RNA sequence: GUAUCGAAAGGGCAAACCCGCCGCGAGACGGGGACGCAAAGUCAUGGGUCUUCAACCCUCGAUGUUGAAGAUCGCCAGACCGCCGAA
Numbered sequence: 001g002u003a004u005c006g007a008a009a010g011g012g013c014a015a016a017c018c019c020g021c022c023g024c025g026a027g028a029c030g031g032g033g034a035c036g037c038a039a040a041g042u043c044a045u046g047g048g049u050c051u052u053c054a055a056c057c058c059u060c061g062a063u064g065u066u067g068a069a070g071a072u073c074g075c076c077a078g079a080c081c082g083c084c085g086a087a
Stems, first nucleotide, its partner, number of pairs: 012037002017032004022027001035074001041080003045077003048072009
């Protein structure tokens, strides 16, 4: 000097739950509220989980399987961007 790690400082985000509102639903949005998070910032690209519809199996229903359309980035991975930098 570089790389990795991440103490401290300044801060940031916001789970459950409640209220309002949107949606068939999963869930999203706004407000309150903090369980936690060093990427709990963004992206649905791969997988997982969840919802709706259809088909198949099944005596029927349920379950399961498949397909389509959605949801979830605070499920994992990947991609992109990012504040500070002690030991």
The prediction has a mean pLDDT of 86. c-di-GMP-I riboswitch aptamer from a Chloroflexota bacterium, 87 nucleotides, folded computationally. The model forms 89% of the base pairs in the Rfam consensus. The source organism's lineage runs through Bacteria, Bacillati and Chloroflexota. The sequence was found by an Rfam model in a public genome assembly.